Predicted 3D model of a 347-nucleotide RNA (Bacterial RNase P class A). Of the family's consensus pairs, 96% are formed in the model. Rfam family: Bacterial RNase P class A. Rfam classes the family as a ribozyme.
RNA sequence: GGAGUGGGCUGGGCAGUCGCUCUCGUAACUUAGUUGUGAGGGAGGAAAGUCCGGGCUCCAUUGGGCAAGGUGCCAGGUAACCCCUGGGAGGCGGAAGCCUACGGAAAGUGCCACAGAAAAUAUACUGCAGCAUUUUAUGCUGUGAGGGUGAAAAGGUGCGGUAAGAGCGCACCGCAUUGCUGGUAACAGUUAAUGGCAGGGUAAACCCCACCUGGAGCAAGACCAAAUAGGGAUCCUACAAGCGCGUCCUCGCUGGAUCCGGGUAGGUUGCUAGAGGUGCUUGGUGACGAGCAUCCCAGAUGAAUGACUGUUCUCGACAGAACCCGGCUUAUAGGCCCACUCCAUCU
Numbered sequence: 001g002g003a004g005u006g007g008g009c010u011g012g013g014c015a016g017u018c019g020c021u022c023u024c025g026u027a028a029c030u031u032a033g034u035u036g037u038g039a040g041g042g043a044g045g046a047a048a049g050u051c052c053g054g055g056c057u058c059c060a061u062u063g064g065g066c067a068a069g070g071u072g073c074c075a076g077g078u079a080a081c082c083c084c085u086g087g088g089a090g091g092c093g094g095a096a097g098c099c100u101a102c103g104g105a106a107a108g109u110g111c112c113a114c115a116g117a118a119a120a121u122a123u124a125c126u127g128c129a130g131c132a133u134u135u136u137a138u139g140c141u142g143u144g145a146g147g148g149u150g151a152a153a154a155g156g157u158g159c160g161g162u163a164a165g166a167g168c169g170c171a172c173c174g175c176a177u178u179g180c181u182g183g184u185a186a187c188a189g190u191u192a193a194u195g196g197c198a199g200g201g202u203a204a205a206c207c208c209c210a211c212c213u214g215g216a217g218c219a220a221g222a223c224c225a226a227a228u229a230g231g232g233a234u235c236c237u238a239c240a241a242g243c244g245c246g247u248c249c250u251c252g253c254u255g256g257a258u259c260c261g262g263g264u265a266g267g268u269u270g271c272u273a274g275a276g277g278u279g280c281u282u283g284g285u286g287a288c289g290a291g292c293a294u295c296c297c298a299g300a301u302g303a304a305u306g307a308c309u310g311u312u313c314u315c316g317a318c319a320g321a322a323c324c325c326g327g328c329u330u331a332u333a334g335g336c337c338c339a340c341u342c343c344a345u346c347u
Base pairs, nucleotide, nucleotide: 001343002342003341004340005339006338007337008336009335010334012312013311014310015309016308017307018306020042021041022040023039024038025037026036027035028034029033044318048329049328051327052326053325054324055323056217057216058215059214063249064248065247066246068213069212070211071210072209073087074086075085076084077083088102089100090099091098092097103208104207108206109205110202111201112200125147126146127143128142129141130140131139132138133137155173156172157171158170159169160168174197175195176194177193178192179191180189181188182187221269222268223267224266231260232259233258234257235256236255242253243252244251276295277294278293279292280291281290282289283288
């Protein structure tokens, strides 16, 4: 100097004029409020997606089973999670690093097109060996090593053996089981012993195993005011029928179900002090935890932060809260910082 990898911050600034909205104080008035005035606050790193997890509210009082759904290596973190951290295994990369829908194929069922003899109770197209016949071809028996097809064809290499071959036998490798050592564990091993050994793949196919899970949602719910029709019809039902937000039992309630019709849809609350932010110390490899100190940073409701001017600059991307929080995913102009890897050159 170049090419990369992992992470963090920012997301125009400054000044002036007018305007919008919330809280607190204050004055007046026609006092659920309105107006003036003073002080302070006013969109995001993703506010998006609605993919997860919860807080909170209601059903709803307790316990258990089933169904359905979710997760899927191990150990931690967390309120919890399909999230995060650290390890293991497999794979990619020259490396820093990155990816994983990562339990089980010896419980069972299913599928593997085409090609090929044959894709599983495996088979014999070509071939090899033996015997017989016959005039060079045919038949029978044995074989599955060589060749061909294919993503994949009775574990691989070598030696022996055989009529020719084959774990048929042996050595090593692979595989399985059981021990030993290390590790909390997943797992690992210049391991030990036994066994010739279940032909492969696929569970993001059905399935089996382990663990977890009630439902609905702020348009939840609570209160106030007003208005109407304390309306009408049908059905079931007292040792019961039903209802209680998947279903059955337990448990509880004592009436329940369906249809037609009428009124209201206004206000207040829920609604922002939190599993909160920041700083320092401390424990831990880390996610994160603990202690001390300090701060209050939006609460609209047809939906608030906008317009103009000047100046500066890196000349501005993706984009707007609606109960709240923790994640993941997606979009993102430009700028800055930290750590690491490799290449080239010079000293």